[in-house]
C1' cells in the first nucleotide's frame, strides 16, 4: 500500500508551550483569541488483541461459549462517522432501509 472480517446514535479532558485554524473529501452546518491545529505531561473512557479470574462442558486438560478485571499493545476523550452525497421506499421538503466512502481493531498479502 492493498485484501478479509468485526464495530461505529454509548462513554471519557485538564495543564504547559505555542498561536489560526479545525471538524477525512465536496456541499451544508458547526467549533475556534473565553485560544484552532500541533507537541509534551498527567488523567480518563472503552474492551478490539494479548494477559488473567469465575461459570459452563469433560474422567481430566486444551478448545469453545458466557461473564468479569483493566496489567500490556492499539484506539479514543464537541456535535450519531456532526448531517447529507449513491440506490430504493415512503410522503410532502420531513423520514426509513441498504450500499458506498471514512475511522478503528485483528488477521492475510
Nucleotide at each position: 500500500u492493498u485484501c478479509u472480517u468485526a464495530u461505529c446514535u454509548a462513554g471519557a479532558g485538564a495543564a504547559a508551550c505555542u498561536g489560526a485554524g479545525g471538524g477525512a473529501c465536496u456541499g451544508g452546518c458547526c467549533c475556534a483569541a473565553u485560544g484552532a491545529a500541533g507537541u509534551u505531561u498527567c488523567a480518563g473512557c472503552a474492551a478490539c488483541c494479548a494477559g488473567u479470574g469465575u461459570g459452563u462442558u469433560u474422567c481430566a486438560u486444551u478448545c469453545g461459549c458466557a461473564u468479569g478485571c483493566a496489567u500490556g499493545g492499539u484506539g479514543c476523550u464537541a456535535a450519531a462517522u456532526c448531517c447529507a452525497g449513491c440506490a430504493g421506499g415512503a410522503a410532502a421538503u420531513c423520514c426509513c432501509u441498504g450500499a458506498g466512502a471514512g475511522a478503528u481493531a485483528a488477521g492475510g498479502c